Overview:
This is a predicted structure of a 245-nucleotide part of an RNA (large-subunit ribosomal RNA, domain VI) from Parcubacteria group bacterium CG1_02_39_15.
Context: one part of a larger RNA
RNA sequence: UUAUAGAAAUAUAAGAUAAACUUGACGAGAGGACCCGAGUGAACUGACCUCUGGUGUACCAGCUGUUCCGCCCGGAGCAUUGCUGGGUAGCUAAGUCGGGAACUGAUAAGUGCUGAAAGCAUAUAAGCGCGAAGCAGGCCCCAAGAUUAGGACUCUUUAAGAUUUCCCGCAGACUACGGGAUUGAUAGGCUGUAGGUGGAAGCCCAGUAAUGGGUUAAGCCGAGCAGUACUAAUAAAUCGACAAG
Numbered sequence: 001u002u003a004u005a006g007a008a009a010u011a012u013a014a015g016a017u018a019a020a021c022u023u024g025a026c027g028a029g030a031g032g033a034c035c036c037g038a039g040u041g042a043a044c045u046g047a048c049c050u051c052u053g054g055u056g057u058a059c060c061a062g063c064u065g066u067u068c069c070g071c072c073c074g075g076a077g078c079a080u081u082g083c084u085g086g087g088u089a090g091c092u093a094a095g096u097c098g099g100g101a102a103c104u105g106a107u108a109a110g111u112g113c114u115g116a117a118a119g120c121a122u123a124u125a126a127g128c129g130c131g132a133a134g135c136a137g138g139c140c141c142c143a144a145g146a147u148u149a150g151g152a153c154u155c156u157u158u159a160a161g162a163u164u165u166c167c168c169g170c171a172g173a174c175u176a177c178g179g180g181a182u183u184g185a186u187a188g189g190c191u192g193u194a195g196g197u198g199g200a201a202g203c204c205c206a207g208u209a210a211u212g213g214g215u216u217a218a219g220c221c222g223a224g225c226a227g228u229a230c231u232a233a234u235a236a237a238u239c240g241a242c243a244a245g
Base pairs, nucleotide, nucleotide: 026031044099045098046097047096048095052093053092054091055090059086060085061084062083063082064079065078066077067076068075069074103137104136105135110130111129112128113127161239162238163237164236165181166180167179168178169177186232187231188230189228190227191226192225193224195221196220197219202215203214204213205212206211
């Protein structure tokens, strides 16, 4: 100096070992459940309009042609509601919410317990069960002409009560039904508000002008909501068992 063997430190992680979880019950495998609880959902159906939409011809705005208001400005008529864009209430479905049952009883196919005839066996002959979105109830609606037409409660002796008439209605062909009639918010109007449309007219500013900007969430506005007797519900008329003791 090299090789081999051993020890210490450090890096990596092939591999080994142990524990936990999953590959599901069943099945050789391929495959692949049952019971219970919770949740979601359907055909069809009832109601509703908060949302999403539709309609919304007496709401708002924009646009075209023409006639008219003497002209401008600002408007009105006509043109399918002239056309276009939106849109309250109401109505409505495609929108929203609810139902679809739970549960009980008797069963079908099926499946048992006990058990003979027939010492065994057998679900059946006596006897006793389980078992379906199907059947009968349960849920919703109508219903005393239910001619057995029922029962109960309250008021009442021209009273109780009801009708005509009138103001109306989310009621409606007419009737009916419901609310109200001055001891009144029943309808209209008015005021406010919600909501719709989307920046009125006039004036001012900029611009040759078209036009734009400010005043201005302005102006206008059918149905919603609330308040208010301003208008109209004035005043009247009619019916209505008085029995029994």
The prediction has a mean pLDDT of 80.
Its Rfam family is "Bacterial large subunit ribosomal RNA".
Lineage of the source: Bacteria > Bacteria candidate phyla.